Annotation: Model confidence (mean pLDDT): 84 of 100. Predicted 3D model of a 107-nucleotide RNA (SAM riboswitch aptamer (S box leader)) from Pseudoneobacillus rhizosphaerae. It was read from a public genome assembly, where an Rfam model found it. It matches the Rfam family "SAM riboswitch aptamer (S box leader)". Its family is annotated with regulation of gene expression in the Gene Ontology.
RNA sequence: UUCUUAUCCAGAGAGGUGGAGGGACCUGGCCCUAUGAGACCUCGGCAACAGGCUAUUACUAGUACUGUGCCAAUUCCAUCAAGCGAAACAUGCUUGAAAGAUGAGAU
Numbered sequence: 001u002u003c004u005u006a007u008c009c010a011g012a013g014a015g016g017u018g019g020a021g022g023g024a025c026c027u028g029g030c031c032c033u034a035u036g037a038g039a040c041c042u043c044g045g046c047a048a049c050a051g052g053c054u055a056u057u058a059c060u061a062g063u064a065c066u067g068u069g070c071c072a073a074u075u076c077c078a079u080c081a082a083g084c085g086a087a088a089c090a091u092g093c094u095u096g097a098a099a100g101a102u103g104a105g106a107u
Base pairs, nucleotide, nucleotide: 002106003105004104005103006102007101008100013043014042015041016040017039021032022031023030027078028077029076044071045070046069049067050066051065052063053062054061055060075099080096081095082094083093084092
C1' cells in the first nucleotide's frame, strides 16, 4: 500500500515559528481565516480502540501506565439510490450505499 472488521450527532486549549489559505477528492452550498489559515514545535487536555493494572466465579466495570488517535461546525451539509410527503410549484424528512477518518488484525 491492500484486505477484513468496529466506531464516527459526545468531548477537548494555550504559547512559539511562520505568513495564505483551509474545511479529504469530484460537484453545489455554507463556514473558518491578517482579531493570523494550513504546516511544524512545546506544554496541556479529551477520549477509552488495543495492551497493561485493579475488582468480579464469570458477564462486566473501573483505571489512564503504555501504544495510537483526536482537541471549529454531525465525517460541516449535500452529491448516488430507495421510500415518505407535496403534487399548482417548491422545499423538506427517513433509510441505505459509496467514499473518507481512526483503532485492531491480516497480507
The model forms 94% of the base pairs in the Rfam consensus.